About this RNA:
This is a predicted structure of a 77-nucleotide RNA (Glycine riboswitch aptamer). Model confidence (mean pLDDT): 76 of 100.
RNA sequence: AUGAACUCUGCAGGAAAGAGUAUGAAAAGUACCGCCGAAGGAAUAACAUUCUCAGGCAAAGAGACUGCAGAGGGAUC
Numbered sequence: 001a002u003g004a005a006c007u008c009u010g011c012a013g014g015a016a017a018g019a020g021u022a023u024g025a026a027a028a029g030u031a032c033c034g035c036c037g038a039a040g041g042a043a044u045a046a047c048a049u050u051c052u053c054a055g056g057c058a059a060a061g062a063g064a065c066u067g068c069a070g071a072g073g074g075a076u077c
Stems, first nucleotide, its partner, number of pairs: 006072008018033001020032004034057003040053001041051003
């Protein structure tokens, strides 16, 4: 001097799948049947693959991930 990976914060975007049945005042809880894959977890050398324990299946919330901005970070020369 260049400033990579990565991390954090803010803003914007952000999927799939029963407002299932019984009970119930109820979108709660319990039981039963069906289903989803994008927090987390497990399998794998690894993954955008698989499993579906957890979670979820109107809206809201959550949400992997993506873009932009800022801060940190220090690879590299």